[in-house]
Context: one part of a larger RNA
RNA sequence: ACCAACGAGUUAGUUCUAUGGCGCGUUAGGUUAAGGGAGUAAUACCCGAAGCCACAGUGAAAGCGAGGGUGAAUAACCCGAUUUAGUGCCAUGGACUAGACCCGAAACCGGGAGAGCUACUCAUGAUCAGGUUGAAAGUCGCAGAAAUGCGACCGGAGGACCGAACUUAACGUCGUUGUAAAGGCGUAGGAUGAAUUGUGAGUUGGAGUGAAAAGCUUACCGAUCUCGGAGAUAGCUGGUUCUCCUCGAUAUAGCUUUAGGGCUAGCCUCGUGUUAAUAGCAAUAGGGGUAGAGAUCUUUUUAGGCUAGGGGACGAAAUAAGUCUACCAAACCUAGAUAAACUUCGAAUACUAUUGUGAGUUUCACGGGAGUUAGACUGUGACAGCUAAGUGCCACAGUCGUGAGGGUAACAGCCCAGACCAUCAUUUAAGGUCCCUAAUAAAACCUAAGUGGAAAAGGAUGUGGGAUUGCGUAUACAAUCAGGAGGUUGGCUUAGAAGCAGCCAUCCCUUUAAAGAGUGCGUAACAGCUCACUGAUCUAUGCGAUCUCGCGCCGAAGAUAUAACGGGGCUCAAGGUUUUAACCGAAAAUGUGGAUUUUUUCCGCCUCGGCGGACUGAAUGGUAGAGGAGCGUUCCUGUCAGCGUCGAAGCUCAAUCGUGAGGUUGGGUGGAGCGUCAGGAAGUGAGAAUGUUGGU
Numbered sequence: 001a002c003c004a005a006c007g008a009g010u011u012a013g014u015u016c017u018a019u020g021g022c023g024c025g026u027u028a029g030g031u032u033a034a035g036g037g038a039g040u041a042a043u044a045c046c047c048g049a050a051g052c053c054a055c056a057g058u059g060a061a062a063g064c065g066a067g068g069g070u071g072a073a074u075a076a077c078c079c080g081a082u083u084u085a086g087u088g089c090c091a092u093g094g095a096c097u098a099g100a101c102c103c104g105a106a107a108c109c110g111g112g113a114g115a116g117c118u119a120c121u122c123a124u125g126a127u128c129a130g131g132u133u134g135a136a137a138g139u140c141g142c143a144g145a146a147a148u149g150c151g152a153c154c155g156g157a158g159g160a161c162c163g164a165a166c167u168u169a170a171c172g173u174c175g176u177u178g179u180a181a182a183g184g185c186g187u188a189g190g191a192u193g194a195a196u197u198g199u200g201a202g203u204u205g206g207a208g209u210g211a212a213a214a215g216c217u218u219a220c221c222g223a224u225c226u227c228g229g230a231g232a233u234a235g236c237u238g239g240u241u242c243u244c245c246u247c248g249a250u251a252u253a254g255c256u257u258u259a260g261g262g263c264u265a266g267c268c269u270c271g272u273g274u275u276a277a278u279a280g281c282a283a284u285a286g287g288g289g290u291a292g293a294g295a296u297c298u299u300u301u302u303a304g305g306c307u308a309g310g311g312g313a314c315g316a317a318a319u320a321a322g323u324c325u326a327c328c329a330a331a332c333c334u335a336g337a338u339a340a341a342c343u344u345c346g347a348a349u350a351c352u353a354u355u356g357u358g359a360g361u362u363u364c365a366c367g368g369g370a371g372u373u374a375g376a377c378u379g380u381g382a383c384a385g386c387u388a389a390g391u392g393c394c395a396c397a398g399u400c401g402u403g404a405g406g407g408u409a410a411c412a413g414c415c416c417a418g419a420c421c422a423u424c425a426u427u428u429a430a431g432g433u434c435c436c437u438a439a440u441a442a443a444a445c446c447u448a449a450g451u452g453g454a455a456a457a458g459g460a461u462g463u464g465g466g467a468u469u470g471c472g473u474a475u476a477c478a479a480u481c482a483g484g485a486g487g488u489u490g491g492c493u494u495a496g497a498a499g500c501a502g503c504c505a506u507c508c509c510u511u512u513a514a515a516g517a518g519u520g521c522g523u524a525a526c527a528g529c530u531c532a533c534u535g536a537u538c539u540a541u542g543c544g545a546u547c548u549c550g551c552g553c554c555g556a557a558g559a560u561a562u563a564a565c566g567g568g569g570c571u572c573a574a575g576g577u578u579u580u581a582a583c584c585g586a587a588a589a590u591g592u593g594g595a596u597u598u599u600u601u602c603c604g605c606c607u608c609g610g611c612g613g614a615c616u617g618a619a620u621g622g623u624a625g626a627g628g629a630g631c632g633u634u635c636c637u638g639u640c641a642g643c644g645u646c647g648a649a650g651c652u653c654a655a656u657c658g659u660g661a662g663g664u665u666g667g668g669u670g671g672a673g674c675g676u677c678a679g680g681a682a683g684u685g686a687g688a689a690u691g692u693u694g695g696u
Base pairs, nucleotide, nucleotide: 001696002695003694004693005692006691011098012097013096015095016094017093018092019091020090021089022088023087024086029053030052031051035047036046037045057064058063067079068078069077070076101239102238104236108229109228110227111226112225113224119203120202121201122200123199124198125197126196127195128193130162131161132160133158138153139152140151141150142149143148166190167189168188170187171186172185173184174183205221207217208216209215242630243629244628245627246626247625252265253264254263255262256261266372267371268369269368270367271366272365273364280357281356282355283354284353285352286351292345293343294342298339300337302335303334304333305332309328310327311325312324313323314322375400376399377398378397379396380395381394383392384391405416406415407414420594421593422592423591425590426589427588431584432583433582434568435567436566440581441580442579443578444577445576446575452570458554459553462551463550464549465548466547467546468545469544470543471542479537480536481535482534483533485510486509487508490504491503492502516531520529521528595620596619597618598617601614602613603612604611605610631685633682634681635680636679637678638677640675642674643673650669651668652667653666654665655664656663657662
């Protein structure tokens, strides 16, 4: 990993509640519990009203009572009666109490078992090759008065030295399903000591022991192991087994030691009742202060005018008066702006109401059962943020969630469209029609960038269209030839400044066809080259300038590989704009046949609750979830005077029936039990739980 088997809403309660059924009752009753009796095939039968519910309410209560309470009250108000039905059992849904759908902690507590490992301690034993160093003491000699010193010999001290056994475990490497749940190899420390070691003893679980690392206490110790309390608890994770049919959510509000959990409401479903009360549409009547707009008020604000005030100048012997002012400037005037917390104004929608319409659809009330309370994206209106985010947070709508199908290359949230089933029939939507790949042609233009098939500010004789305007056969634009002068080196400045460093003037004047007190290059300054300007040559389907529209160009750098059309490939397109006519294209629409649910109508039966059938219309995506109807398994009761060695169950192949779970029949195998129908009861359905056990 696979296969097989096992594996999860159960059981109890004289607890509550709802629904269905049955009994009794509805002229107020229903029912037994413990216990007992006789006794059966039996849990059957009989007795047993103690109690419970109902039959009357109300008040805190005493109590009173079709009334009661509050109250001074005969008022008023509240709860009742006047309108009578319940109760017992069974089943099912839900709640409560119990382990309560199943598995799962880490932990807590109690009683015991452990010191054959290891820590420390006690008792008693054992071990330490060889080599080195050479303390004290002692002896002798010498010196000395002596103390003592010196020398030699002797001696053999030491947590002394080197180094095996022994012991330790600092480094490297191999080993890492190992030779080994800690080892091998090499190196290394200690090696007469706080040394090492054998045996026998002692100390333990909040306790021991610890030269202290929370180390060790029998291979995982910040509290051992084992059994028990015990099915601890788990607002957490995982899992929860057959079928079909009807409807079908939520991710919101309030509160919460609450935020990944709950309670109530909202939204779903089932039942009963009520009706036309509902959604939508139309008309009419309303209030509003949003979008917009505006400037009347409040805030902000530009220019001008006018004019207080202020600054400055002149003035005067001084203070001042007064005068002037290219300064600042309130208020006011004119013109023009600004606002979520401005409004003289003011929509569309939305909302409310009335009337009509609407029967293809729903409201409302009461009761049973839920689930949901992590939402996501897109569009629109706001806020926060950087008018950042696949961001956060509101509102309105949609989709996904719970939605398949077609398109978008692929792609929950985008576009089209809502899948009952069948169909080798038809029409379309979005989107497409060169090939991959179903389906195309035509007309007129644009683009040359593979733009299309990513991007800005900004830049540019790209190219096409439109508009305005200037010059032009009195010859324009470009090109070529020639001129481009004089006063004068204008004045100032400057070492110099001569058209051309800088400052001033610039309509200077003259000669001219024309020529600036000079457009640029150049010189130290001159010089020199050139331009404006002029003449000539040449020649026009002319040459410029500005604005604007369409499509392009540059701007343009990324990490594995073209890689920014899905690919091939595409250029009067297979790109773009405008237009025309076709076609393709979905589970959409339509046709035909069928199924189920349901409304109306009709028929039949009936225990009067319903059941069955027919026509017509409508509906039938679906998670959580509610409701309905069924299939199958095991056992029990009855039944078929059931089946079976003339072959049961099981296994297997085939056919066939049913929407399905499944059923039936036939063949083979097998070799002894098994079924139909009507009921009853459950250890009643497996693919998932890092499920359990077994097999391979």